Context: one part of a larger RNA
RNA sequence: AGCAGAGAAUGGAUGCCUUGACUCAAAGAUCCGAUGAAGGACGUGGCCAGCUGCGAUAAGCUUCGGCGAGCUGCUAAGCAAGCUUUGACCCGGAGAUUUCCGAAUAGGGAAACCUUAUGAGAGUUAUGUCUCAUAGCCUAGAAAUAGGCGGUAACUAGGGGAACUGAAACAUCUAAGUACCCUGGGAAUAUAAAUCAAUAGAGAUUCCCCCAGUAGCGGCGAGCGAACGGGGAGUAGCCCAAACCAUAUUCUUCGGAGUGUGGGGUUGUAGGACCUCAAUACCUGAAUUAACCAUAUAGCCAAAGGAGCCUGGAAAGGCCCGCCAUAGAGGGUGAUAGCCCCGUCGGCGAAAUAUAGUUAAUUCGGCAGAGUGUUCCUGAGUAGGGUCGGACACGAGAAAUCCGGCUUGAAUCUGGGAGGACCACCUUCCAAGGCUAAAUAGUCUUUGAGAUCGAUAGUGUACUAGUACCGUGAGGGAAAGGUGAAAAGUACCCCGGGAGGGGAGUGAAAUAGAACCUGAAAUUCUUUGCUU
Numbered sequence: 001a002g003c004a005g006a007g008a009a010u011g012g013a014u015g016c017c018u019u020g021a022c023u024c025a026a027a028g029a030u031c032c033g034a035u036g037a038a039g040g041a042c043g044u045g046g047c048c049a050g051c052u053g054c055g056a057u058a059a060g061c062u063u064c065g066g067c068g069a070g071c072u073g074c075u076a077a078g079c080a081a082g083c084u085u086u087g088a089c090c091c092g093g094a095g096a097u098u099u100c101c102g103a104a105u106a107g108g109g110a111a112a113c114c115u116u117a118u119g120a121g122a123g124u125u126a127u128g129u130c131u132c133a134u135a136g137c138c139u140a141g142a143a144a145u146a147g148g149c150g151g152u153a154a155c156u157a158g159g160g161g162a163a164c165u166g167a168a169a170c171a172u173c174u175a176a177g178u179a180c181c182c183u184g185g186g187a188a189u190a191u192a193a194a195u196c197a198a199u200a201g202a203g204a205u206u207c208c209c210c211c212a213g214u215a216g217c218g219g220c221g222a223g224c225g226a227a228c229g230g231g232g233a234g235u236a237g238c239c240c241a242a243a244c245c246a247u248a249u250u251c252u253u254c255g256g257a258g259u260g261u262g263g264g265g266u267u268g269u270a271g272g273a274c275c276u277c278a279a280u281a282c283c284u285g286a287a288u289u290a291a292c293c294a295u296a297u298a299g300c301c302a303a304a305g306g307a308g309c310c311u312g313g314a315a316a317g318g319c320c321c322g323c324c325a326u327a328g329a330g331g332g333u334g335a336u337a338g339c340c341c342c343g344u345c346g347g348c349g350a351a352a353u354a355u356a357g358u359u360a361a362u363u364c365g366g367c368a369g370a371g372u373g374u375u376c377c378u379g380a381g382u383a384g385g386g387u388c389g390g391a392c393a394c395g396a397g398a399a400a401u402c403c404g405g406c407u408u409g410a411a412u413c414u415g416g417g418a419g420g421a422c423c424a425c426c427u428u429c430c431a432a433g434g435c436u437a438a439a440u441a442g443u444c445u446u447u448g449a450g451a452u453c454g455a456u457a458g459u460g461u462a463c464u465a466g467u468a469c470c471g472u473g474a475g476g477g478a479a480a481g482g483u484g485a486a487a488a489g490u491a492c493c494c495c496g497g498g499a500g501g502g503g504a505g506u507g508a509a510a511u512a513g514a515a516c517c518u519g520a521a522a523u524u525c526u527u528u529g530c531u532u
Base pairs, nucleotide, nucleotide: 001531002530003529004528005527006526007525008524009523015517016482017481020453021452022450023449024448025447026446027445028444029443030442031151032150039101040100041099042055043054044053046079047078049075050074051073061095062094063093064092065091066090070083071082072081106115107114108113116135117134118133119132120131121130122129136149137148138147139146140145155185156184157183158182159181160180166173170219195202196201206233207232208231209230210229216224217223237435238434239433240379244263245262246261247260248259249258250257251256268413270378271377272376273375274373275371276370277369283366284365285364286363287362288361289360290359291358292357294355295354296353297352299348300347301346305321306320308319309318310317322339323338324328330342331341332340384408385407386406387405388404389403390402391401394420415430416429417428418427419426469476470475489516492503493502494501495500
């Protein structure tokens, strides 16, 4: 030096565990803010560093309920001082307080600071000082005054809107109407046929499953990609404009015209006005108040085993003999417990607040028929055309349909649109005004579940985590869990300056001693044997 055996050290893999995550389902909620939010700064405890809570009334104050014996939050033990069956602590409802910054809003400002005016008050001989209130901009309004401003993870609608990339290059195309920006909502959008269909018919919208990766579109490349129809979820329909009437008012060429208010009226089997006839009931919507009921926000009751024997540190294990069960879900307890504890099955419960429902009362609304017609009305710079763009699965294409800029420009029920160029026939619908719940999307809370993870996994975070740390900044962003059943966390003695160790003691175990469960490998050392 090598090989082999043994024993240690280092290291923290593996196994086991789980306080934490992840996904889904159901129910509920779906906004907060000038009555000052979200988010912070600074304070606040007897001793107080961080976290949590709270705000100069500062780990809290008042009150109403619940609970019922201990309590003064956590790391975190201790000392001190207290509270409590005259009900503390804790849990829930309602209220009070709520510094300073922050939309920040009296002015300023390098956020958490500085300074001012007016009114009222405290104090001072007086000034300085202190306390309270008011003083921002925009919109509406004559004013009083009212509303708005900011935040918000995701979802959603509208207004704007990329590029990398793919096409194996690249320009049409794609990525993609995506990312991102702005505005709005609690859900949003859409919605009551100028829709589809095809000789049979359907009957608003939205969402899901098919239709179907089909028909199509496409440098016919890469790729993009319907509809009809069928099955489900959920269902709900309405209001104006006009004709005509009344009224007020303005203008008037006195014929009338315009405007406001009220009545009337709302559709395609055309309907309505006007005219005639008949008729005055039933039904129904919203708001407010009250009662009742249910739910949510605290809780309550809840069956049944053993000092048996054995092993063991410990019984819940084994043996023996019992019991309950509308409860043998689950968790804990010194190993594996239906009957030890918490629970579970099954029942019960609210002073206060909130929500939904039912009923009643009040107020305010809504709704009906038949007939006649050479009368009147039925949404105009609209429909349509040209041109140029955009949206439709559809890239100009044979390109219908929808939207927009410019330019043109109808008809008026004997009317008009659509049925994928266009025409005829046929069918079907009635544009150019508006509103509308549910089924749907997302998030939060609660509850439940998992052929989800188990500390290099699962959230970035199971721990003082968006912390430490990095960056001027936008921003980036960790590592880090486990003694034991119980601290019983090693009194005392010895070596040592200490660190550390040897005894002794605790414990089932100390090679469980806090650098603490298990303790792999690389790596290091000691020792023994063999070889050289």